[in-house]
RNA sequence: AGUUGAUCCUGCUGGAGGCUGCCGCUAUUGGGAUUCGAUUAAGCCAUGCAAGUCUAAAGGGCUUCGGCCCUUGGCAAACUGCUCAGUAACACGUGGACAACCUGCCCUCAUGUGGGGGAUAAUCUCGGGAAACUGAGGGUAAUACCCCAUAGGUCUGGGAUACUGGAAUGUACCUAGACCGAAAGCCCCGGCGCAUGAGGAUGGGUCUGCGGUCGAUUAGGUUGUGGGCGGUGUAAAGGACCACCUAGCCAAUAAUCGGUACGGGUCGUGAGAGCGAUUGCCCGGAGACGGACUCUGAGACACUAGUCCGAGCCUUACGGGGUGCAGCAGGCGCGAAACCUUUACAAUGCACGAAAGUGCGAUAAGGGAAUCCCAAGUGCACUUGUACCACAAGUGCUUUUUCGAAGUGUAAAAUACUUCGGGAAUAAAGGGUGGGUAAGACUAGUGCCAGCCGCCGCGGUAACACUAGCAUCCUAAGUGGCAGUCGAUUUUAUUGGGCUUAAAGCGUCCGUAGCCGGUUUGAUGGGUUCUUGGUGAAAUCCUGCGGCUUAACCGUAGGGCUCGCUGAGAAAACUAUCAGACUUGAGGACGGGAGAGGCUAGAGGAACUUUUGGGGUAGGGGUGAAAUCCUAUAAUCCUAAAAGGACCAACAGUGGCGAAGGCGUCUAGCAUGAACGUGCCUGACGGUGAGGGACGAAAGCCAGGGUCGCGAAACGGAUUAGAUACCCGUGUAGUCCUGGCUGUAAACGAUGCAGACUAGGUGGGGUUUGACUCUAGUAGUCAGGCCAUGCCGAAGAGAAAUCGUUAAGUCUGCCGCCUGGGUAGUACGUCCGCAAGGAUGAAACUUAAAGGAAUUGGCGGGGGAGCACUACAAGGGGUGGAAGCUGCGGUUUAAUUAGAUUCAACGCUGGGCAUCUCACCGGAGGCGACAGCAGGAUGAAGGCCAGAUUGAAGGUCUUGCCGAACGCGCUGAGAGGAGGUGCAUGGCCGCCGUCAGCUCGCGCCGUGAGGUGUUCGGUUAAGUCCGAAAACGAGCGAGACCCACAUUCCUAGUUGCUAUCUGCCCCUCCGGGGGUAGAGCACACUAGGGAGACUGCCCGCUAUAAGUGGGAGGAGGGAGUGGACAACGGUAGGUCCGCAUGCCCCAAAUCUUCCGGGCUACACGCGUCUUACAAUGGCUGACACAAUGAGUUGCAACCCCGAAAGGGGAAGCUAAUCCCGAAAGUCAGUCUCAGUUCGGAUUGGGGAUUGUAACUCAUCCCCAUGAAGUUGGAAUCCCUAGUAAUCGCAGUUCAUUAUGCUGCGGUGAAUACGUCCCUGCUCCUUGCACACACUGUCCGUCACUCCAACCAAGCAGGGCUUAGAUGAGGAUCGGUCAUAAGGUUGGUUCAAAUCUAGACUCUGUGAGGGGGGGGAAGUCGUAGCAAGGUA
Repeated sequence: AGUUGAUCCUGCUGGAGGCUGCCGCUAUUGGGAUUCGAUUAAGCCAUGCAAGUCUAAAGGGCUUCGGCCCUUGGCAAACUGCUCAGUAACACGUGGACAACCUGCCCUCAUGUGGGGGAUAAUCUCGGGAAACUGAGGGUAAUACCCCAUAGGUCUGGGAUACUGGAAUGUACCUAGACCGAAAGCCCCGGCGCAUGAGGAUGGGUCUGCGGUCGAUUAGGUUGUGGGCGGUGUAAAGGACCACCUAGCCAAUAAUCGGUACGGGUCGUGAGAGCGAUUGCCCGGAGACGGACUCUGAGACACUAGUCCGAGCCUUACGGGGUGCAGCAGGCGCGAAACCUUUACAAUGCACGAAAGUGCGAUAAGGGAAUCCCAAGUGCACUUGUACCACAAGUGCUUUUUCGAAGUGUAAAAUACUUCGGGAAUAAAGGGUGGGUAAGACUAGUGCCAGCCGCCGCGGUAACACUAGCAUCCUAAGUGGCAGUCGAUUUUAUUGGGCUUAAAGCGUCCGUAGCCGGUUUGAUGGGUUCUUGGUGAAAUCCUGCGGCUUAACCGUAGGGCUCGCUGAGAAAACUAUCAGACUUGAGGACGGGAGAGGCUAGAGGAACUUUUGGGGUAGGGGUGAAAUCCUAUAAUCCUAAAAGGACCAACAGUGGCGAAGGCGUCUAGCAUGAACGUGCCUGACGGUGAGGGACGAAAGCCAGGGUCGCGAAACGGAUUAGAUACCCGUGUAGUCCUGGCUGUAAACGAUGCAGACUAGGUGGGGUUUGACUCUAGUAGUCAGGCCAUGCCGAAGAGAAAUCGUUAAGUCUGCCGCCUGGGUAGUACGUCCGCAAGGAUGAAACUUAAAGGAAUUGGCGGGGGAGCACUACAAGGGGUGGAAGCUGCGGUUUAAUUAGAUUCAACGCUGGGCAUCUCACCGGAGGCGACAGCAGGAUGAAGGCCAGAUUGAAGGUCUUGCCGAACGCGCUGAGAGGAGGUGCAUGGCCGCCGUCAGCUCGCGCCGUGAGGUGUUCGGUUAAGUCCGAAAACGAGCGAGACCCACAUUCCUAGUUGCUAUCUGCCCCUCCGGGGGUAGAGCACACUAGGGAGACUGCCCGCUAUAAGUGGGAGGAGGGAGUGGACAACGGUAGGUCCGCAUGCCCCAAAUCUUCCGGGCUACACGCGUCUUACAAUGGCUGACACAAUGAGUUGCAACCCCGAAAGGGGAAGCUAAUCCCGAAAGUCAGUCUCAGUUCGGAUUGGGGAUUGUAACUCAUCCCCAUGAAGUUGGAAUCCCUAGUAAUCGCAGUUCAUUAUGCUGCGGUGAAUACGUCCCUGCUCCUUGCACACACUGUCCGUCACUCCAACCAAGCAGGGCUUAGAUGAGGAUCGGUCAUAAGGUUGGUUCAAAUCUAGACUCUGUGAGGGGGGGGAAGUCGUAGCAAGGUA
């Protein structure tokens, strides 16, 4: 850093640090180092070297007379060096012991070194053999070998004493006997040797306490085993070995077995405790091709000695021989992985020697290697330029380094040191730049591709993450990657963790070992503490000082060191042990009570089923609804009785009892637990408890009974797409009893047992003490004690939820368990079980999370409250059926341009398309600012006659002419684009939303996300208002402000009005009427400004509030009615085709123009509408009443023509002035229920208008034609009053064309005054495994593919082991030959190696099989998460 929308935890994964090895890229120099085939093959090795020396022990040969060589002999060769296979062991470390031992060379002391003898090598001669080697004969010496003597030693018996010591078995002494039995010389005359004894030193041998690896899926092991007596053997104790006797010994404090591993000093890391490593240096051990054995020797069972077997290799004349680099170099092989076949004995050491000296791949030097550590450099200054540093150029300076020379130095060199000369010259990379994590919101390419990435994650056309360029960051002669290890990680927790819910308390109890343990006295001194002695090798480590120019490195002094082990002395508190005492822990005794505690026997009860008798008749039963089923052989039902089995209502209670499981009618018996009370007895007898034992629901199993009801399986009926389920009808095991087994459960308080301490409040249960009451009891009340059992809560705890004297608080003792998820409680093994199965219990592989608690949302076929005609109910009218119009889908087409697709697309894009529009199709044309370059006075751009092309066209081409200077032919670049991306955007709009919500400041609560406020009680249209409340205020919304309408007043009076008055004209039935002009502003109207309505008043309800029901008055009543406005946000909603705009794309075409076509197609499906189906109607005639709004390319009165559409004239009007005919309605007539005088589609004919144009494809008029349709299935839409319904009018678009849309008025209802049932919205609450938020999440089979492991008939191999066979060779005891050495032969024993038959174990492989994990968008269902639709 990573689980989440966010949070806190738990928990793991990854990153940052150090070290080790390898690898990539890169590289100037020096110093230091205990670095360099350890890791894998203790695999195999060519070649050279790695152990000799001594003539002052002896003999001989040769000689150039210097010496050299051979042999015998002495010493050394058991050291040094290499490696780590084996080994879990006295191998190592540490401390002891040897009264059970040895010790060459060295040191000290003492004594001695007398006499004699025979050989033999070299050499010479002769042989054998391929070789290695070997035989015979002659001859010789010694410090070689042998004999005698003396010294001496060993053993046995006896003896008195002394010494050492913890202890005599020791030593010393006396005595008797037996046995063994020393010596060597050389010489330079100084010495060097030799022998014996005693002692020392050194080096070893043996024994022993303690310490240090994993596994119990290794629990029993052992027969020379444990011990004894006597021997053998050894330097030496010992079953080390042998004979006999005995039956022991080891083991849960882990024997035995298996795996792994040399051990330690030390090294890496870490604060430390630890963990890991232990290659190099030092100490110890072990090994020398594998295995066994032996001689010599002081020392070996011997790396460069020997013998034998085995495997390999070399050689051979095939008879036989030889060989062992885990010494130094070097080679092959193995591998990711590791150097030169160098020099020297000059130094340090070792062997020999009297010494000189000789030898030494020990060692010292050099070469190679970025293996580690340390140090230095790759320049410095100034000027100029760009853009400060920096870079580039120039000038100057310096010389660590570099190159060259001389000297010093070295065994010889080299490095090095000193001096001199030249010259900035000879010297920078690696990795990174999204976060963690320092450093790019740079450019280009790529486009979930290629790729990156430890982890999270980047990449799907604007990549700060890929690949490059540039810039920059880090480290720097290095820098990165891979593998391992420590740390991080308190994720193994001793220091220092946990277990209610995250992983984790055994289902419960009893109890063994163990661990722990009350008060007090004394003793001891094991533990403990103190003092002191020894030891704890050196190196390493720390500190001081010193030496290399510094440092690394080295020297020296002190300290520390394996927290150790051990000897001595002291202390006596604690602990322990022993002895004694105590009572409070524990137990016992006594007393009266409580209880579904257990077992056995007996008794009872309602119900149920069945049977019998009687009554009774057609259904019963069951469900959401049904059916299967029962019933006419009489059911269900009522009634009387009988039988049977199971169960035990009410009482019954977070009441009781029990260790848990569990226990419920009554009575008796049996044995038992707990509480209270008394404090009478014992006197720590206790706590816990690994193993072990007992108990242990339900289901299940075995045997025998029983079986009313219920009821897995099974059958049938339903439901369903299916329904192997849920529902219904039957029904077998089972449930019940007896005896046995099983041993598990969400066996839960998901909380082990015991003890102590730490506030309280309030219930009910048991017992007990005191007081009081009266109903005098098995009573009640009050106040206490003890015990068990609930709830709430201080402190405290906890991640929180919560727990809280019944702890999850603070402590103590003991036990059990956990260590990411999955695989998996699986496999294998073992134990138990009749079986089912249980207990114990992994790994490979896979994965970055899985998980807990809480928060905010969203959601629920959860709950509560409120609301809405895009909800219901009550109603009115429609749609869905017909025909037509119109839009969409689909289909078709050259094209049928495109967008919009639930509500929130579909008379929508105001888009009514003839051309245009226009984006589509077919055809034909045209066009490039600016810059540069071809071309151009042999004439560019441009224009034109004729011909050709074409539907047509100087558009193009041919030909010719005019013209007078430019120039799309090319490259860049541009105009344009209704081309792409609405998922790059702005703006605008729809919907949520006719909603009532959304937030902030301060305070408070919470670790935090967050909460509170905004909740609650009322109320409202409203988060509207009132009251309460850790909240108090505020903002955006709501409301109000704004507009229109409704009443009224004032002002104003033209183009409006005309009641009254007057003039003039006309008509008259004489009443009057009409027109016009004055006059006027009363009325109406117009349009400005006011008033008015506020729950203001009255009554009721409510908390007296907010408010609400009713009423009065009023034009209007509780928001008066209708508008406009409309929050935080969401929907990746719509629009790039209104406009704007990023990026991409087209550029003689996706630009632009023209002609024609298409958008108008038509088997079909859907939506909005129009007209209808008729009498509340159609038709004919007459008559009446509006309001908006429009008008000069216009509206047009009026007149004429036409049947009409319309045409011809034409006043007025730029508009309160002129103009644009309202219809339904009313009156009268007719039609009479029909496919009609309804309805008008379709079609034929004839006309009119607009327009360049009316065929595809316009509208209108007239005549004729007269289709479907008789009120519309499932379903669905709108509407609460001037509304629905119905009627027309105007405007818009517009050359022409509405059944569309927008507005206007006319006529004018019904119903509700509610509800949350359906559809939704808001608030509160609840559940959640959802957060892309239920169109969510998610499970299992099946199909395909990949991976690892398991089972498996078997097959193959390794290890170990038992028994047997063969048996090289060795040791030992004999016989025999023999002067001896030795030969030969027999017995006993050890025993390599090989073979046979098994046991155990490991590995490889295996047809086939079953599961597991991973994989792309497969199939089938929908199990879980909400009451997940059956919790």
Small-subunit ribosomal RNA from a metagenome, 1431 nucleotides, folded computationally. RNAcentral holds the sequence, with entries from SILVA.